[in-house]
Molecule: transfer RNA
Organism: Candidatus Micrarchaeota archaeon
RNA sequence: GCCCGAAUAGCUCAAUGGUAGAGCGAGUGGCUGUUAACCACUAGGUUGCAGGUUCGAUCCCUGCUUCGGGCG
Numbered sequence: 001g002c003c004c005g006a007a008u009a010g011c012u013c014a015a016u017g018g019u020a021g022a023g024c025g026a027g028u029g030g031c032u033g034u035u036a037a038c039c040a041c042u043a044g045g046u047u048g049c050a051g052g053u054u055c056g057a058u059c060c061c062u063g064c065u066u067c068g069g070g071c072g
Stems, first nucleotide, its partner, number of pairs: 001071007010024004018055001026042005048064005
């Protein structure tokens, strides 16, 4: 220098164009003599950044950034 992949909640990951979710973690409550476990609920997101396409973008297109891999 070129090619490929990844970037979404605190962490690990879903969501193949139509209201962004799960598990773990956190908080509150229930249960229990207490803790743990279990059950319920709640909070937590400019979907890496900037543009484009579209009635509508996490999703499609372009550029950039960071990380990982490959080729030279």